[in-house]
RNA sequence: GUUUCUAUAGUUCAAUGGAUAGAACGGUGGCCUCCGGAGCCGCAGAUGGCGGUUCGACUCCGCUUAGAAACG
Numbered sequence: 001g002u003u004u005c006u007a008u009a010g011u012u013c014a015a016u017g018g019a020u021a022g023a024a025c026g027g028u029g030g031c032c033u034c035c036g037g038a039g040c041c042g043c044a045g046a047u048g049g050c051g052g053u054u055c056g057a058c059u060c061c062g063c064u065u066a067g068a069a070a071c072g
């Protein structure tokens, strides 16, 4: 330099172009309890960036950023 793959919550992962983007662990509030880090009920928290297609985009297209791999 060329090509390919990956990027979603603090972490690990889901999500046919259409529901309020969900789950587990973690965080936090409350309940329970002699006590809690156990149990129960809640809450907060994410689509790498810009643009395009579409009635509608995490999903499709272009560019770009970061990481990984192959070739040179």
Stems, first nucleotide, its partner, number of pairs: 001071007010025004018055001027043005048064005
A computed fold for a 72-nucleotide RNA from a sheep gut metagenome, annotated as transfer RNA. The coordinates come from a structure-prediction model, not an experiment, and the mean pLDDT is 81. RNAcentral holds the sequence, with entries from MGnify. Its Rfam family is "tRNA".